This is a predicted structure of a 95-nucleotide RNA (Glycine riboswitch aptamer) from Phenylobacterium sp. It matches the Rfam family "Glycine riboswitch aptamer". About the family: This family represents the bacterial glycine riboswitch. NCBI's taxonomy places the organism under Bacteria, Alphaproteobacteria, Caulobacterales, Caulobacteraceae, Phenylobacterium. The sequence was found by an Rfam model in a public genome assembly. Of the family's consensus pairs, 84% are formed in the model.
C1' cells in the first nucleotide's frame, strides 16, 4: 500500500550590490562559509489564516481544533556550484 527509508532524472525566483577589513597583483584588477548597509527572492526548514466540524451562550458572539504551491520572511537564498517544495521512474515499507 491514495506506497516509508532510500537511489536516479527534471526542478523556480532573487545583487556576480557598496563600503571596510584580509590576501594576491602584470598595479588594470582579482580572491575572500571575515564585518557591516541598504535593496531583492520562496520551493528546505518555520510561522500565520479559511471553509467544514465540535463546544458554550436566549441571542449578539467567544472558545477549541483547522490546508496549501496562499501569506509573513524568523531561518536561508540573490553568477556558477551546494541546496531545492514538488514531478516521474525505481523501491517495498515505516511508526
Nucleotide at each position: 500500500a491514495u506506497g516509508a527509508a532510500c537511489g536516479c532524472u527534471g526542478g523556480a525566483a532573487a545583487g556576480u550590490a557598496g563600503c571596510c577589513g584580509c590576501u594576491c597583483u602584470u598595479c588594470g584588477g582579482g580572491g575572500u562559509g571575515g564585518g557591516c548597509u541598504c535593496g531583492c527572492c520562496g520551493a528546505a526548514g518555520g510561522a500565520g489564516c479559511a471553509g467544514a466540524g465540535g463546544g458554550g451562550g436566549c441571542g449578539a458572539c467567544c472558545c477549541c481544533u483547522a490546508a496549501a504551491u496562499c501569506u509573513c520572511u524568523c531561518a536561508g537564498g540573490c553568477c556558477c556550484a551546494a541546496g531545492g517544495a514538488c514531478a516521474g521512474c525505481g523501491g517495498g515499507g515505516g511508526c